[in-house]
RNA sequence: CGGGGCGUAGCGCAGUCUGGUAGCGCGACGGUUUUGGGUACCGUAGGCCAGAAGUUCGAAUCUUCUCGCCCCGA
Repeated sequence: CGGGGCGUAGCGCAGUCUGGUAGCGCGACGGUUUUGGGUACCGUAGGCCAGAAGUUCGAAUCUUCUCGCCCCGA
């Protein structure tokens, strides 16, 4: 310098293909159960999707640029 992949809740990820209310597991908090803890069950909170611009009635999703990490080539 060129090409590719990834970036979504505290952590690990799905959702992108085919645009239409942002989800799962673990964790946190509360409740039931227990003498207490753990387990089990129920519930709650927490992200508007790396940043910006564009297209669209509508963008995590499509387009462009930028940033970070990883891989390949030179």
Molecule: transfer RNA
Organism: Exiguobacterium profundum